[in-house]
A computed fold for a 1556-nucleotide RNA from a Planctomycetota bacterium, annotated as small-subunit ribosomal RNA.
Rfam family: Bacterial small subunit ribosomal RNA.
Lineage of the source: Bacteria > Pseudomonadati > Planctomycetota.
The coordinates come from a structure-prediction model, not an experiment, and the mean pLDDT is 85.
The RNAcentral record of the sequence draws on ENA.
RNA sequence: AUUGAAGAAUUUGAUCCUGGUUCAGAGCAAACGUUGGCGGCGUGCCUAAUACAUGCAAGUCGAGGGAGAAAGUGGGGGCAACUCCACGAGUAAACCGGCGUAAGGGUGAGUAAUACGUAGAUGACCUACCUUCGAGCCUGGGAUAACUCACCGAAAGGUGGGAUAAUACCGGGUAUGAUCAUAGGGCUUAGAAGCCUGGUGAUGAAAGGCAGCUCGCAAGGGCCGCCGCUCGGAGAGGGGUUUACGGCCUAUCAGCUAGUUGGCGGGGUAAUGGCCCACCAAGGCUUUGACGGGUAGCCGGCCUGAGAGGGUGAACGGCCACAGGGGCACUGAGACACUGGCCCCACUCCUACGGGAGGCAGCAGUAGGGAAUAUUGGGCAAUGGGCGAAAGCCUGACCCAGCGACGCCGCGUGCGGGAUGAAGGCCUUCGGGUUGUAAACCGCUGUCGAGGGGGAAGAACAGCCGUGGGGUGAACAGCCUCGCGGUUUGACGUUACCCCUGAAGGAAGCACCGGCUAACUCCGUGCCAGCAGCUGCGGUAAUACGGAGAGUGCAAACGUUGCUCGGAUUCACUGGGCGUAAAGGGCACGUAGGCGGUCCGGCAAAUCGGGUGUGGAAUUCCUGCGCUUACCGUAGGAACGGCGCCCGAAAAUACCGGGCUUGAGCUCAGAAGGGGAGACUGGAACUCUAGGUGGAGCGGUGAAAUGCGUAGAUAUCUAGAGGAACGACGGAGGCGAAAGCGAGUCUCUGGUCUGAUGCUGACGCUGAGGUGCGAAAGCUAGGGGAGCAAACGGGAUUAGAUACCCCGGUAGUCCUAGCUGUAAACGAUGUUCACUAGGUAGGGGAAACUCAAAUGUUUUCUCUGCCGCAGCUAACGCAUUAAGUGAACCGCCUGGGGAGUACGGUCGCAAGGCUAAAACUCAAAGGAAUUGACGGGGGCUCGCACAAGCGGUGGAGCAUGUGGUUUAAUUCGACGCAACGCGAAGAACCUUACCCGGACUUGACAUGCUAGUGGUAGGACCCCGAAAGGGGAACGACCCCGAAAGGGGAGCUAGCACAGGUGUUGCAUGGCUGUCGUCAGCUCGUGUCGUGAGAUGUUGGGUUAAGUCCCGUAACGAGCGAAACCCUUGCGCCUAGUUACCAACGGUUCGGCCGGGGACUCUAGGCGGACUGCCUACGUUAAGUAGGAGGAAGGUGGGGACGACGUCAAGUCAUCAUGGCCCUUACGUCCGGGGCUACACACGUGCCACAAUGGGGGGUACAAAGGGCUGCAGAACCGCAAGGUGAAGCCAAUCCCAAAAAACCCCUCUCAGUUCGGAUCGGGGGCUGCAAUUCGCCCCCGUGAAGCUGGAAUCGCUAGUAAUCGCGGAUCAGCCACGCCGCGGUGAAUAUGUUCCCGAGCCUUGUACACACCGCCCGUCAAGCCACCCAAGCACGGGGUAUCUGAAGUCCUCUACCUAACCGCAAGGAGGGAGAGUCCCAAGAUAAAACGUGUGAGGAGGGCUAAGUCGUAACAAGGUAGCCGUAGGGGAAUCUGCGGCUGGAUCACCUCCUUU
Repeated sequence: AUUGAAGAAUUUGAUCCUGGUUCAGAGCAAACGUUGGCGGCGUGCCUAAUACAUGCAAGUCGAGGGAGAAAGUGGGGGCAACUCCACGAGUAAACCGGCGUAAGGGUGAGUAAUACGUAGAUGACCUACCUUCGAGCCUGGGAUAACUCACCGAAAGGUGGGAUAAUACCGGGUAUGAUCAUAGGGCUUAGAAGCCUGGUGAUGAAAGGCAGCUCGCAAGGGCCGCCGCUCGGAGAGGGGUUUACGGCCUAUCAGCUAGUUGGCGGGGUAAUGGCCCACCAAGGCUUUGACGGGUAGCCGGCCUGAGAGGGUGAACGGCCACAGGGGCACUGAGACACUGGCCCCACUCCUACGGGAGGCAGCAGUAGGGAAUAUUGGGCAAUGGGCGAAAGCCUGACCCAGCGACGCCGCGUGCGGGAUGAAGGCCUUCGGGUUGUAAACCGCUGUCGAGGGGGAAGAACAGCCGUGGGGUGAACAGCCUCGCGGUUUGACGUUACCCCUGAAGGAAGCACCGGCUAACUCCGUGCCAGCAGCUGCGGUAAUACGGAGAGUGCAAACGUUGCUCGGAUUCACUGGGCGUAAAGGGCACGUAGGCGGUCCGGCAAAUCGGGUGUGGAAUUCCUGCGCUUACCGUAGGAACGGCGCCCGAAAAUACCGGGCUUGAGCUCAGAAGGGGAGACUGGAACUCUAGGUGGAGCGGUGAAAUGCGUAGAUAUCUAGAGGAACGACGGAGGCGAAAGCGAGUCUCUGGUCUGAUGCUGACGCUGAGGUGCGAAAGCUAGGGGAGCAAACGGGAUUAGAUACCCCGGUAGUCCUAGCUGUAAACGAUGUUCACUAGGUAGGGGAAACUCAAAUGUUUUCUCUGCCGCAGCUAACGCAUUAAGUGAACCGCCUGGGGAGUACGGUCGCAAGGCUAAAACUCAAAGGAAUUGACGGGGGCUCGCACAAGCGGUGGAGCAUGUGGUUUAAUUCGACGCAACGCGAAGAACCUUACCCGGACUUGACAUGCUAGUGGUAGGACCCCGAAAGGGGAACGACCCCGAAAGGGGAGCUAGCACAGGUGUUGCAUGGCUGUCGUCAGCUCGUGUCGUGAGAUGUUGGGUUAAGUCCCGUAACGAGCGAAACCCUUGCGCCUAGUUACCAACGGUUCGGCCGGGGACUCUAGGCGGACUGCCUACGUUAAGUAGGAGGAAGGUGGGGACGACGUCAAGUCAUCAUGGCCCUUACGUCCGGGGCUACACACGUGCCACAAUGGGGGGUACAAAGGGCUGCAGAACCGCAAGGUGAAGCCAAUCCCAAAAAACCCCUCUCAGUUCGGAUCGGGGGCUGCAAUUCGCCCCCGUGAAGCUGGAAUCGCUAGUAAUCGCGGAUCAGCCACGCCGCGGUGAAUAUGUUCCCGAGCCUUGUACACACCGCCCGUCAAGCCACCCAAGCACGGGGUAUCUGAAGUCCUCUACCUAACCGCAAGGAGGGAGAGUCCCAAGAUAAAACGUGUGAGGAGGGCUAAGUCGUAACAAGGUAGCCGUAGGGGAAUCUGCGGCUGGAUCACCUCCUUU
C1' cells in the first nucleotide's frame, strides 16, 4: 500500500439567470521554426498490406547410409609433352535417410464474431521431442538416389538404360492392462456414451549405431554401457472443440432465413455437430434490435480524471488473423505451411520466342508516398533456440555499437570579493533613474569536454587435465553420475571507474510582456503595414503592429501546429432540466413493458454474510536493495474493484399458497346540466318576387366617387318564396377527454355528483408501438345558396397603393357521404396517488338545528374563480385546481442560424402531414427584471406654445451678412433651433492673416555666451530704387571707477545657442462662451427593501412661479439648485446744499441773473416701508387660496446681475495660454501695389416705402441718458447747403455737443404711380486723410426706377409692454451705422380657455431602442465569395441474385493402359500407378436490378460580404394591434378571407379582490 475536487474571459447602459464559445493543466511513436555543451536509460514508417536491386535471416547429424573430388605440396618415371604414387582427405560439394523447418522474427489488410476477455465444460478429443513405469526389439525380401552411359532443351530442367546401401521400404512370426466384438460385477453421476475389474474370441510392432572387453585368419559373433527403435500406462507442457456473460455506431436498415430449424439413418474428423448427404417434419431468429450498412484486430495495459467516467490499443506481454490477390490439397505429432507444393489472376525479370524465374508485412537497404521515422555496422562473449553422443555448426532471435534533443532523467556553462555605482545603451519632470556587483579588476576552484596513464564486473557452464565418491559390470576396462582443483572463452572496448597535466580557458537560448496571465517604456507606422487562443488592437501621442531598451517565464531547450482527457454538473449513474430561457405528445382508450394496498405461511431467484478457487508475468502503488544521484533495474508485499464454487441468513423485492377491505368496481334511491345523435316544429331579422301608396333622390365616406333610381329606386303597406343563424334570459354560470356545445318538442344515448346498505376482493396506476376522436381552412361526389365573403372588377386614398376605406362579387360558409389530421389544438403547466395555514365568491347535492313554513345558522361532499402564509422560483410569479413536499409511469430538451429544410421512408386524390440530417456560418441567440430614452400611449401641469389681439417678415428698391460662382487673391473661422448687421465697438494705406512683385537672414521682437569695436552708437546730406533695402558720408556722443593711463557697462558688428510662425490638430487640452433653461430639477450620508442592477427618501393628498410649503409616509436628515442676500426703479424720512433748486424777502439788464435761502425739485449717502401682518370666506384646525381694508406699493411690486448635476467629442489652437506634429535664406520678417468691396443667381437680417391716422410749408412746446483737451466748441460773419472763418467758455450737475422728434396750431395737396415713393444716373461742390481710381461720407441742382400692403409659409409681443418718435454713446482721421449698446417721449389691443401645433416638468404604461426614434429593422432585386441540394447524363466501386464456363485439387466411380515386394505351380489376383468421369469449387463471362462514390449543361434555395436599388412589414396602439393554422392573391417585405390565441395599448362598463 483509501490523501482527494480552485477557476477565468466573453451577450447588457448596468443586473440576475439560461446558454454556447474560448483559455489556464496533464499527456504524445509526433512534426515544423529558432537555438544547441556532455552523459545515462528508453524510443524511432502512425502514410502505400505500395514496388523491390544486393547481402544475410534454418539448418544440422559421417556415432543411419552409399559414394567421394580439386588446387597445392612431396616423391618417382620420362629428353619432353606428360604420367604414376603419397599427403591434401574419407575433407569440400552433392545424394539417400533422421530431426528441425508449424518455433523464433514481421505486419494489422481482413474480422463485429470461425476473433478477444473472464469463468466453466470436454462423461465428445489429439499431442513429436521431454520425464516416469511396464513389456519388447525374432526372421526374411524387393527396390532406389547419388554414380555411370546415352539422349532432349537457349535455359530452367527432363527422359531412358545400367549398378548399389541404409535407422529408407515391404512380408512372416510373437504380444499386454492397446483396439474391436460379446456375457458380467463394482463405483460415480440428474442422466449416460464415464472410471475400475475381469471371462472368451479377434486385430496390430520394431532398426540399428558407437565405444570397451572378448572369440575368430577374416567375414562375423558374444557380453556390457550409451544413444536410438517398437507396443502400452501415467505425467508435464502444448493444442482442438464447446457453453455462459462482457465490450462500437446506425431504425433515414424492420422484418430475416431452404441446409434454413429439428429429427432418423449414413458419411467424414483426433473429436461433438447440417460439418456433409438422403429422407421426414415446418420450423428457427427478431424492437432485450434479427437482417442490412459503416467502422474496427481483441486484451493485460497506456493517457486523463477527485472519482465515476472518457479516450486509446506504438514500444513490453497474451491471444487471433495474414504472408503479392485468390483457391486447393500434400507431407507431418502438429500446416491447409512468410523464406514448402499445385492452379488461376495481376505485376516484374530472363529468353535462342519454343519456354522459364520471382514474392523483404525477417535484418539492413532502395524507390515511391508523406509533415515525418535510423546503419546495406560488430558478435555469437552472454541469454535463448535447432541439430548432434559430443566437440561443434547454424541463429539480422538476441547482445552490442552507429544515427536522430524524439522522450524522460542527471550534470555543466564557474565561485567569492569588487562603487567612483566606470563607459556605452535606454528613459528623463534634465534633478536624475535604469542596465547594475553586472563588467573591468583581485583572489579561488576544476565537474564536463581535451591530452596522458592506470583499470574492474559482465565468465559460468560445457569440454579437457588431475583427483575423490557412487552406480553398472567378472573387471583395478569402459560408460554413467556427483564433488574438488586446474586450464580455456569478451562483440561491446581507446568500456565503466580512478589518477595526472593544463586552463575560467571550449559550452545559452527561446518565448512572452492590453485583460484572461507573471512581465512597460521610447521610437517608427497611421484602419496602412500588420497582430489575434477568446475578448479584440491599428483611422498621428498604439504598454495589443514593427524595432529598441528594460522586464517576466522556462532552460539545452523554447515556442508553434495536430490529437486525447480535463476544466464541461455542456448527455447530469455519481450529477441537469421542460409556465415565460431549448424542452409536455392536440385529446383519450389501450397492448407489451415498468410500478403496485394489507395480514399470515412457504421458498431462496435476486440481496446480504462467511469460506474457497481463480483473477498469468510485466505495469500502477507500498517498503527495501543495486547503479555516485535520478530516470532505470531488482526483491518482497499490497492491489487487481471481476468471475466461478461451497455454506449460511430471511427484514424488504420477486415467486408460491391462503386471508382482509381502506384502492378499484358493482347495486339501490335521488340530483343538475348549451354532453352526444336523429326527427319534427317556431318566431324576429334579411334578401328576392308580385301588387298598392309615393315622387327624387337613395346609398356610402374623414371627404368623396363607383353603385342604385323617372323603365319609379330609397321609404312604406300587403301577400308569397328562400336559406342561414337562434336576440333577450346569459352570468369569469353549466356540460364534455380534448376539439367543442346555446330557439322549442320528442326518441335513443354517454359521463358526473349526492345519500345509503349490501356485494366482488387489488380486479390498480401509467402506458413505447397501436387504435379512435380531433377547430378553421382545404379536397372528392351530390345537393343547397338568404346573408357574409378569399379571388376578381370598379371607385377612392397615395409619390406609388397589387392594401387599409367604399360599391359590387365567385369559390367557400350550410346539408349528405367520404378524405385531410393540422392551430398561440394554451393554463404555452402530461397522467395518477398521498401530504402540507387560511379567507372569500359562485354552481350542484346532503345532514343537523331554529322551525308551521319560508328563511337563516352550522357541518359535510363535489365543481369553478379570486386573494394570501410557509415553501419554491433567475425573476415574474405559483401557492390544497402548486410551479410546495414525496412516489409511479410516459413524452420531450442539449448554443443561434442553416431548418422543421434536403435526401430517404411512410400516409394523403391533392394541398400537404409524420419521421428528420449535414456541409457551411456566427460569438453570440435568449429569459426575467432595472435605469433611462422614445411612442402618430394615458393622466396631471406649465410656457406668447396655441387660441384672442397688435405689428411685422416672405413681394419692391436699397443696406448688410452668407452660400454659390468668379478670381492671381477674392485670407480665416462660425452651419438647424443654438451659423448667416456673427468674431468685426469702424477692411481706401495701415489693419491684413490672402495674391503679385521687390528685399532681409541671429532676423521686426526676448535672453545668454564668445570675440571685436571710440571716429563706436547715432547720423544731417548725397547716389540707385516704387518703397523696403543697398552704397557712401560731414558731424559725432552717454553711464560707473580712476588724477591720468586705462578698466567696466550700455550700444553696435561677427558668430553660437536660439528667435519667429494668424502653419496643423477645438477629436490631445486649459480658459472662456453658447444651448436645453431661470426649466425645477440633480444628488449624498445613515437606515430599510431587493441575490443583484437598483429602489426607498424624491412616490401619494393638497398647494406654489418653484423638490415652495403643509399633511401623510421605512424612512430620518443633509447638500447643490429655487427663494433670499446684491444693483436699479417706485413712496417717505434723516443728513448734506454747489455747478443743481427758488417758496418767502431784497436787487435786476428780467436770464435763479445777483444778494440770499436750505423750504421744494433734484443730487447722493443712510434709514424706514410689504410680512398674507389685519378682516371675511374656502381649506384638514395645515400649507395656502379668493375677496376686502389700510397703503406710494399686495401677495416673488417692475427690471437686472446671479445659470444646479449634466447634455451637445457644441464653438473657439485666429483673443490668450498650451502638449504633440510641421517650416527655419522660409510656412519667419519688411516694403510697393492689388484683394478681402468681384456678380448670372439663392437665402437670412434690416432700412425706406407703397401714402391723407399721410406728404409739403410755416409757427410753437416738453425729455432722459451720455460724451468732450491730438477734445467738445458757443456767439458772430460768409455760403442755398455741406461747410468755412472765428474764437468766448469748459478737464464739466457750471461751458459745449444740443435742434429733441413725434405731439399741438395754421395753410396746402384730394386718391393719381401722385406735391406718394425715393432707387438709379448726370453735373457741381464740401470734409477727413500722405492718398478717396479700384473703394469714403456729406451738400446742392437735375433725373425720378420698382413699388398701390405682398403666394405657400413664417416672426415678435401680455403693460409703461407692443407699436411709434426722436436723443446719446462705444469703435473712429474719415466712414459705407439703415448695425450694435443705451436713453427717454407718446402709448394701445387681447387672453373664453388648454381640444389642437411646438417645447418642458412629474406620475404611469408598452418597447425587439441604449450611438437611445435622426433608434431599430424585414424581404425582393443587383454584385462577389463559399458550401450544400435537384438534374438529362457520364464514369467508377463493393456486395448480392440468376445462368454459363470451369484450372488445380480431395473424396467417390470407372477402365480396354502400366505395375518390384504379398498370395498363387501357373493363369491370375490383391494392392498401387496412370488415364477418364460425376459432384463441389477459385477466377472468368453474361443478364437484370438494388446500393454507394465522383463528376455534371442547367436549376433551386441558403450563408457571408463599411457605406448599391425598391419599398416600410415588425418593435410604441409601429401609425390597419400582433401572432398561429389554412386558402387565395401580389415586385418585395406582405395583403385579404375563415377559425383560434394574448405573448395587445387605450378608454368606458361589468365582475372580483384588498384596505378603511